[in-house]
RNA sequence: GGUGCCGUGGCCAAGUGGUAAGGCAAGAGCCUGCAAAGCUUUGACCGGCGGUUCAAAUCCGCCCGGCACCUCCA
Numbered sequence: 001g002g003u004g005c006c007g008u009g010g011c012c013a014a015g016u017g018g019u020a021a022g023g024c025a026a027g028a029g030c031c032u033g034c035a036a037a038g039c040u041u042u043g044a045c046c047g048g049c050g051g052u053u054c055a056a057a058u059c060c061g062c063c064c065g066g067c068a069c070c071u072c073c074a
Stems, first nucleotide, its partner, number of pairs: 001070007010024003018054001026042005047063005
């Protein structure tokens, strides 16, 4: 330098055009004499910027970060 994959709440992770599952952790409530356990509940606009579209986490471009592979021309 080139190619591919990945980047979603504190962590893991699904979703691949029609406004975001689940698990762990955390906060609140119920329960309890107090806890633990259990039950209920709260919280993400999807790495950044543009584009396409009626509509984008999802498609396209550039950039940033991570991983893997290839190359050594300069």

Transfer RNA from a Candidatus Latescibacterota bacterium, 74 nucleotides, folded computationally. Its Rfam family is "tRNA". The family's RNA type in Rfam is transfer RNA. Model confidence (mean pLDDT): 81 of 100.